[in-house]
This record gives sequence, structure tokens and C1' cells, in this order.
RNA sequence: UGCCUGCCCAUGCCGAAUCCUGGACACCAGGAACGGGGGACCCACUUUUGGGGCGUAUCGCCAUUUGGCGUAGGGCACUCUUCGGCCCGAGCCCGUCAGCUAACCCCGUAGGCUUCGAAGGGGAACCUC
Repeated sequence: UGCCUGCCCAUGCCGAAUCCUGGACACCAGGAACGGGGGACCCACUUUUGGGGCGUAUCGCCAUUUGGCGUAGGGCACUCUUCGGCCCGAGCCCGUCAGCUAACCCCGUAGGCUUCGAAGGGGAACCUC
């Protein structure tokens, strides 16, 4: 000096998953906000080839030790466009049952990480006068 790994802090990221109040305060209860599900008429659809939900996470080919190559789609420091680069492309749940759906009813508030190139446009914030 470079690379790899671990820990801490800061900053930020994926995601709905944040903030506040009260109490008997390592727990309980409630509220706001964000997010999800059920649920009429009308309309639509067709149930063993079961069906359905959350989610970007779907589909194809090869292989058949369960993996590989792609892909719909999704993410990467205000935002949009263009040109680049990197990454994900999972998992879980309901249980024979649910289309849409006003009123109405119910539920969630996790978990996991540490990325950053350039040009142009728009916008925001701070400082000074």
C1' cells in the first nucleotide's frame, strides 16, 4: 500500500412495518398514519385438472443430487430522462372456500442489510444581503 474477514459508530437501503398517548411500565391497552383481507345489488366467471392470498419474485429450456442458463418483473443517497455498472428474481400462508363489491367487519406494524458512476432538466434545503 492492496485484498479479505470481524466488531462499533455514522449515513443511508429493501420492506406497509413508523410515530404518539396512558398505565399497574422489560409488560398491557389505545390512537394516528401506512399496509392487507373479507364483504351486496349490477356486471362477470365456472369449481379434483381443486381453488385462493401476501409478495417484484413469473415463465421457459437443460439437467434430474434439487442445480444451471435465461426471463416477465423489482431494487441501488431528492426527482425525471439518457448512457453505464451492480444486485434480487425468494419464501410463506388459507384449507375445499373467498370474482368485482357500497355500507359494514377483521388483521399487520416484522425481519434483513451498508449501496453510491456520468451528463442534462426540474425541484428542495441552508447561508448572506
A computed fold for a 129-nucleotide RNA from an uncultured delta proteobacterium, annotated as c-di-AMP riboswitch aptamer (ydaO/yuaA leader). Its mean pLDDT, the model's own confidence on a scale to 100, is 83.